A computed fold for a 145-nucleotide RNA from a Fidelibacterota bacterium, annotated as FMN riboswitch aptamer (RFN element). The source organism's lineage runs through Bacteria, Pseudomonadati and Fidelibacterota. Its mean pLDDT, the model's own confidence on a scale to 100, is 80.

[in-house]
RNA sequence: ACCCAUCUUCGGGGAAGGGAGCAUGUCCCUACCGGCGGUGAAAGCCCGCGACUCCGCGCAGAAUGAACGAAGCAAACAUCAUUCGGCGGACUGAGACUGUGAAAUUCAGUCGCCGACGGUAUAGUCCGGAUGAGAGAAGAUACAA
Repeated sequence: ACCCAUCUUCGGGGAAGGGAGCAUGUCCCUACCGGCGGUGAAAGCCCGCGACUCCGCGCAGAAUGAACGAAGCAAACAUCAUUCGGCGGACUGAGACUGUGAAAUUCAGUCGCCGACGGUAUAGUCCGGAUGAGAGAAGAUACAA
């Protein structure tokens, strides 16, 4: 420099007080929370990623089914369909100012803003899909040097 496989573990926080009300962690006032990678320096709101939902592509990895094989019985590959998986796309929120500094929309200060879907008195914080999925993080073994 090239190659870079398999496995294991880990991998999201938050409703305290008051008001009105028959009834609200859902409304109103206040409170509380902040996944992952990157970025000259530490980021919910700078650039990306992930989760929900939807669409497309056989892409040929898995399962199931169908038809074919097929004539008496009866497979496999390939084919088609569905589901899972994969790939691609759509959708997907929010920040300014001052200061310090070589460097910060990341630090300090001030003021501000944002938060899928279903359920339910209208939910970032409750319950549910979810003992799920997952960006990714750490490690082990193998290969190469």